The RNA shown here (transfer RNA) has 72 nucleotides and comes from Auricularia subglabra TFB-10046 SS5. The coordinates come from a structure-prediction model, not an experiment, and the mean pLDDT is 81.
[in-house]
RNA sequence: UCCUCUGUAGUCUAACGGCUAAGAUACAUGUCUUUCACACAUGGGACCCGGGUUCGACUCCCGGCAGGGGAA
Numbered sequence: 001u002c003c004u005c006u007g008u009a010g011u012c013u014a015a016c017g018g019c020u021a022a023g024a025u026a027c028a029u030g031u032c033u034u035u036c037a038c039a040c041a042u043g044g045g046a047c048c049c050g051g052g053u054u055c056g057a058c059u060c061c062c063g064g065c066a067g068g069g070g071a072a
């Protein structure tokens, strides 16, 4: 320098172009317990950035950024 893949809560993983973006774990509160843990209930928290297509974009296209892999 070029090619390719990926980017969604603190972490991991979902989500045919159309629902309030779902689940696990973690976190907070409450119940239980002598206390902690476990268990149960409740709650908050996310689409990498910018543009385009479209009635409508996490999803498709372009550019950028970051990371992984490959070639020279």
Base pairs, nucleotide, nucleotide: 001071002070003069004068005067006066007065010025011024012023013022018055027043028042029041030040031039048064049063050062051061052060